[in-house]
Molecule: small-subunit ribosomal RNA
Organism: metagenome
RNA sequence: GGCGUGCUUUAGGUAUGCAAGUCGAACGGUCCAUCCCUUUGCGAGUGCUUGCACUCAAAGAGGGGUUUAAUGGAUAGUGGCAAACGGGUGAGUAACGCGUGGGAAAUCUACCCCUUACAUGGGAAUAACCCAUCGAAAGAUGGGCUAAUACCCAAUGGUCUCGCUACCCGAAAUGGUAGUGAGUAAAGCUUUUGCGGUAGGGGAUGAGCCCGCGUCCUAUCAGCUUGUUGGUGAGGUAAUGGCUCACCAAGGCGGUGACGGGUAGCUGGUCUUAGCGGACGGUCAGCCACACUGGGACUGCGACACGGCCCAGACUCCUACGGGAGGCAGCAAUCAGGAAUCUUGCGCAAUGGACGAAAGUCUGACGCAGCGACGCCGCGUGAAGGAAGAAGGCCUUCGGGUUGUAAACUUCUGUGGCAGGGGAACAUAAUGAGGGUACCCUGCUAGAAAGCCACUGCUAACUACGUGCCAGCAGCCGCGGUAAUACGUAGGUGGCAAGCGUUAUCCGGAAUUACUGGGCGUAAAGAGUUGCGUAGGCGGCAUGGUAAGUUUUUAGUGAAAUCUCCCGGCUCAACUGGGAAAACGCUAAGAAUACUGCCAAGCUUUGAAUCAGGGAGGGGAAGGCGGAACUCUCGGUGUAGGGGUGAAAUCCGUUGAUAUCGAGAGGAACACCAAAGGCGAAGGCAGCCUUCUGGCUCUGUAUUGACGCUGAGGCACGAAAGCGUGGGGAGCGAAACGGAUUAGAUACCCGUGUAGUCCACGCUGUAAACGAUGGAUACUAGAUGUUCGGCCUCGCUUUGCGGGGUUGAGUGUCGAAGCUAACGCGUUAAGUAUCCCGCCUGGGGAGUACGACCGCAAGGUUGAAACUCAAAGGAAUUGACGGGGGACCGCACAAGCAGUGGAGCGCGUGGCUUAAUUCGAUAAUAACCGAAGAACCUUACCUGGGCUUGACAUGCUACUGCAAAUCUAUCGAAAGAUAGACUCCCUUGAGGGUGUAGCACAGGUGUUGCACGGCUGUCGUCAGCUCGUGUCGUGAGAUGUUAGGGUUAAGUCCCACAACGAGCGCAACCCCUGCGUCUUGUUGUAUCACUCAAGACGGACUGCCCCGGUAACGGGGAGGAAGGUGGGGACGACGUCUAGUCAGCGUGGCCCUUAUGCCCAGGGCGACACACGCACUACAAUGGUCAGGACAAAGGGUUGCAAUGAGGCGACUCGGAGCUAAUCCCAAAAACCUGGUCUCAGUUCGGAUUGCAGGCUGCAAUUCGCCUGCAUGAAGUUGGAAUUGCUAGUAAUCGCAGGUCAGCCAUACUGCGGUGAAUACGUUCUCGGUCCUUGUACACACCGCCCGUCAAGUAGGGAAAGUUGGGGGCACCCGAAGGUCGACGUUUGUCGGACGAAGGUGAAACCAAUGAUCAAUGCUAAGUCGUAACAAGGUA
Repeated sequence: GGCGUGCUUUAGGUAUGCAAGUCGAACGGUCCAUCCCUUUGCGAGUGCUUGCACUCAAAGAGGGGUUUAAUGGAUAGUGGCAAACGGGUGAGUAACGCGUGGGAAAUCUACCCCUUACAUGGGAAUAACCCAUCGAAAGAUGGGCUAAUACCCAAUGGUCUCGCUACCCGAAAUGGUAGUGAGUAAAGCUUUUGCGGUAGGGGAUGAGCCCGCGUCCUAUCAGCUUGUUGGUGAGGUAAUGGCUCACCAAGGCGGUGACGGGUAGCUGGUCUUAGCGGACGGUCAGCCACACUGGGACUGCGACACGGCCCAGACUCCUACGGGAGGCAGCAAUCAGGAAUCUUGCGCAAUGGACGAAAGUCUGACGCAGCGACGCCGCGUGAAGGAAGAAGGCCUUCGGGUUGUAAACUUCUGUGGCAGGGGAACAUAAUGAGGGUACCCUGCUAGAAAGCCACUGCUAACUACGUGCCAGCAGCCGCGGUAAUACGUAGGUGGCAAGCGUUAUCCGGAAUUACUGGGCGUAAAGAGUUGCGUAGGCGGCAUGGUAAGUUUUUAGUGAAAUCUCCCGGCUCAACUGGGAAAACGCUAAGAAUACUGCCAAGCUUUGAAUCAGGGAGGGGAAGGCGGAACUCUCGGUGUAGGGGUGAAAUCCGUUGAUAUCGAGAGGAACACCAAAGGCGAAGGCAGCCUUCUGGCUCUGUAUUGACGCUGAGGCACGAAAGCGUGGGGAGCGAAACGGAUUAGAUACCCGUGUAGUCCACGCUGUAAACGAUGGAUACUAGAUGUUCGGCCUCGCUUUGCGGGGUUGAGUGUCGAAGCUAACGCGUUAAGUAUCCCGCCUGGGGAGUACGACCGCAAGGUUGAAACUCAAAGGAAUUGACGGGGGACCGCACAAGCAGUGGAGCGCGUGGCUUAAUUCGAUAAUAACCGAAGAACCUUACCUGGGCUUGACAUGCUACUGCAAAUCUAUCGAAAGAUAGACUCCCUUGAGGGUGUAGCACAGGUGUUGCACGGCUGUCGUCAGCUCGUGUCGUGAGAUGUUAGGGUUAAGUCCCACAACGAGCGCAACCCCUGCGUCUUGUUGUAUCACUCAAGACGGACUGCCCCGGUAACGGGGAGGAAGGUGGGGACGACGUCUAGUCAGCGUGGCCCUUAUGCCCAGGGCGACACACGCACUACAAUGGUCAGGACAAAGGGUUGCAAUGAGGCGACUCGGAGCUAAUCCCAAAAACCUGGUCUCAGUUCGGAUUGCAGGCUGCAAUUCGCCUGCAUGAAGUUGGAAUUGCUAGUAAUCGCAGGUCAGCCAUACUGCGGUGAAUACGUUCUCGGUCCUUGUACACACCGCCCGUCAAGUAGGGAAAGUUGGGGGCACCCGAAGGUCGACGUUUGUCGGACGAAGGUGAAACCAAUGAUCAAUGCUAAGUCGUAACAAGGUA
């Protein structure tokens, strides 16, 4: 820009204007003009005295009259036609309203067309007008005059209408024909090729009526109906008809859903879909309905009438208060409502309509314009070149990358814009609102013209910063708790584009209501079951007919527009013109007859039933009988207990229990037989006998001849518990009571015990009423049991029993095919098919509420919604777990030895304290741990004093040799500060070093081990963890790696095996040690040898023998130093614990920067009511103490170890040989042995604590070191519950050494050797682990999951004394307009009757809203109480 489209809500109220008028050629009037008179005099002409006179005269103004003749214009009234169309809306309507197809022998139709005939003669009024009156107005009344195509009478008239007669057709008459009698018409105007009028016939158009079929939800609406259904007669209508009325009959509709309730205008079509379908009905078109609400008629061809009338009601307006007026769901417009929907525009130029003879008038129909990105379509916002890849932004691994040829810049173009010029079609004579518009030409101009959403996945598109479970996002899953591609912003990217995104709604995907096209064993779903069976659905073999279904042919219809295809017109497209196709439907006629239906007649039959002869059975009902057991009663014997339990107690018993014997009574149930067995429709049925009775089955194939199957509703049956009435009551036993258990125990266990359990009759009507599997029929491999028959055969102990085979009817197990999500089912189907019924459609709410029905009640049957969640569920898999099972291992228990827990002290931790008591580790897996050594230092902490490019690194700039370093002085606790003195080095040079000042930066034991690397602990030195290929399974997965057998320390090995192999682990390879050989031999050895030391080899492999075993292997033996991995060590699979460590180190992010960095002094890490852990020393005689005596290994040593010697009681000191170490030294080993003493005690045990005096290290020993001597001499007499280590050179016990280190708080740690035991029946139990199996509601994996009450908040429903509102009906009262009926009076009136809208009164039902309060439900991170369920869930 073009084409469309625009109150979805209040059928709410409306100011203002317009939307239906027209005809004077139907009529009488009225007014005006033409006409006449007066006046002004533009201008022209004539005359001439050139400014006067006369004549004509356009135009204007005023007056008179429409009288006569004529013409033209206007039009209030009478009259005609139109106003019933066009335009609007969708309230009502579930209906012949609409759609579609038919019918009329039951109809009308103005204007239009064709046709026939006619139009003669009269009459009486009335509006307008005039006069008068009333009223505010609207308007009205009375008197008088007048016309017509207005009205009336008479005539005429027919193939018109009606009556009668006769005849004809037809199934039927209200049809037709003929005759006859009666009745009914008319209008003129114009003078033109005219328009009209009346009657009849025909057509066209339009309308009314009837019928078949189709047309939403609800059964928690199941019975409805009295003009109701039909008939006769009448009335009424254009016309049929209960349309209305009188009378008669008692019908009519309904499970194929009547009646009621809710919702809704219907259709062509529109959207969607592969289609079938589903949803919708805005614009356009057809039909219907409505016009403020309700009722009514009038006029008319047509209305019960949107812009007509009457009445009633509500509302609004005017008023003089008496009375009047109005109806936008026409076009604009306005208010209100609402998320939301336009201009009080132009024009009759076109198309169409009304009137008119026509000119023409009217037309908010219509044609146009305006507003709105509301929709569809088209176009543009520039094009080409342009790398220094500019600047800026963002990111960065700091190199760069990206935005990006994008921009700038250069050269162009003109869709558009502006200006100028030309200029349509729409109009065939005239007439153009749109509009100087579309379009064309010329010139100028990159100028006015890009946004929106998204970027975790689905789904195209990623980074940074901010935030820190906050703010927020979100369609679903979900994101956010300090490194967010998910929040917010930015950059970038993706998508669409004058739009984009959101919201709402519909269809699709959804096979997720399944007609096409689903299911029901366990996921939701087979009613408890049949029996019987109604309606309905389905139905064996063969024949004939029919042609309803079915198939086919022809014809009609299926409006146009739309959709599809083809061809055209606007530059293209949207849009639009023409044609075709389609419209899958309905109707009519004809044909076919396989199948289904219907009719007829059949079947020497196969479904079904009957009959005859047999058979089995806890099938049912009633009656009778029996024994065992139990309890009670009586009697006897007999004495102290019995009973009960995990253990007990309550309880019974000396008034004699329990036990035992005898007798009696009572009620209930029926051991063995007995079974995977039998019967029954299911529930269910069991001692024996009798009676009555139902069904089943086999054989025969005698009879009937499809008589069948299923079965909505319906009737009947239906465990247990429960209810009613009456009995009965032994045992058992809800409730109740008592005893135990327990934290509690309203339970589990025990002792009592009432209803009930039993019987009769009557109710109830439910169960995990289960095979969780509806019934019937047919078909589709088998194997093996069992019950009952028939047939054949064999045997025997021959009325019979047993074996084998076969054939039926049942009932089990296993299995092929097939099916199934899997599990599983599998001729007894969950297979393959057919028929019928029932049921399901996410979980919770809820089988609840309300309603209805049933019930005595309890309750049952039917059976929702709001709200809420994103799951709930099934089967199987892998784990984990179990107060499940099986197998096995381990100092795991057991058997032992020694301890810990009690004491004192040491160390560590918690806590408390403090200025600080630095930090970390904290179940096992922290706690003599980091720390193999805190007086200063360490040191990270605290107090105080100082420094600021810094204690340390690199780079740049400037400056110097008069600065700094250095020295001196002062202050100071030191660090440091200030002042003074003094003047550099290398280099030929440039320059470098050093230093100062300033920039970058250093520095951080600050934070995050939940951002990390590395390292470490633990399960665990447990034997496991996986992979490739193959196979199995839809899959997760399985197999291998075992559901199989052995064996081992071992997934170690062997055999078997749909597995075959491989990897990481185990073992071995490495080190130490035990034996031997060889070599070497210093510092060892007097010498040689041995020992010893160093090194290399050998040796052990179940190799040999015996036994067992298939083997692997096991048991025993020999030999050997060593024997079955000889003993130790190093070595730690996949992984787990978000285990530990940012303080060892490294490191991302964040944080501090005259301080969270650096230096210094002092203090602290050493505190002390207490609690815990790990050690040491002890409690003593297997000992202490004194004296004497003996024997190691492994280490260390020059800033060191230090001998002999000397001093000291001693620590130690003096001194220094030797040793860089098989040489010298530390160095004395101790327990032990021998002898003496102590004699059981708080001691000659024990050594804490404290005092005094010393020694050593170190700058320093007060906080805060170790050692020595003397003195002091605490607790403690073997340790509660509980708990630790250890299986042999081990435990226990004894000492020695080393690292760290000036010294040492070391009783620690790491090593070394000496002496040197006990015990192991065994795997029941505890703990941990491995394998298999089982269950599971667990998977953060039992420290799991999870239930209910109570308490809090919140949401939506239910009940509720009632209250309010609504629509409809019923009864009665009153009763408008109106038409109708009747009477009266009269010529247009009055009165009355029935009907009748609105209104009122009353009773009841129904539907909604609301309601104090009540009970229940759902939901809500961390409330209370218990632990009901999931494992044998601890009582299945």